Source information: The prediction has a mean pLDDT of 82. Predicted 3D model of a 64-nucleotide RNA (c-di-GMP-I riboswitch aptamer) from a soil metagenome. The RNAcentral record of the sequence draws on MGnify.
[in-house]
RNA sequence: GCACACCCGUCGCGAGGCGGGGCCGCAAAGCCACGGGGCCCCCGAGGUCAGCCGGGUUGCCGAA
Repeated sequence: GCACACCCGUCGCGAGGCGGGGCCGCAAAGCCACGGGGCCCCCGAGGUCAGCCGGGUUGCCGAA
């Protein structure tokens, strides 16, 4: 610096998003749904999760 759970407000049928606060945790916990995976629904050529893993990309800190 960021920020899960949780709390308040707000948007969404929902998974969840956004704003404020914020035990845990993170040196890319910045960004991108490309592969795998979880989740949701009105079950489709739909949606959601980047703080599940991998990959891509742009950066930061430290050491030599």